About this RNA:
A computed fold for a 72-nucleotide RNA from a Candidatus Harrisonbacteria bacterium, annotated as transfer RNA. NCBI's taxonomy places the organism under Bacteria, Bacteria candidate phyla, Candidatus Harrisoniibacteriota. Its mean pLDDT, the model's own confidence on a scale to 100, is 84. Its Rfam family is "tRNA". Rfam's curators write: Transfer RNA (tRNA) molecules are approximately 80 nucleotides in length.
[in-house]
C1' cells in the first nucleotide's frame, strides 16, 4: 500500500429497517452475629465521528478514525 472483518452499558457480547437488550461487575434491600452464597429491585447508552437513503437507521450506502487478520 491492497483486501476482509470488528467498533452497542464499566467488561464480554446479542440485536438482518418500527420501544436499545442479556450475562458478569457495581449500588440498594432481604437473608446471616458478621462475611460469603442465594433471592429481589433500581440505576447505568449522543449504539466510534460525520454525511446520505428512508415516513422511520444500532441495522442499508459513503467517508473518516481506531483495532484485528491476510497479502505484498
Nucleotide at each position: 500500500g491492497c483486501g476482509c472483518g470488528c467498533u452497542u452499558a464499566g467488561c464480554u457480547c446479542a440485536g438482518c429497517g418500527g420501544c436499545a437488550g442479556a450475562g458478569c461487575a457495581g449500588u440498594g434491600c432481604u437473608u446471616u452475629u458478621a462475611c460469603a452464597c442465594a433471592g429481589c429491585a433500581a440505576a447505568g447508552g449522543u449504539c466510534g465521528g460525520g454525511g446520505g437513503u428512508u415516513c422511520a437507521a444500532u441495522u442499508c450506502c459513503c467517508u473518516c478514525a481506531g483495532c484485528g487478520c491476510g497479502c505484498a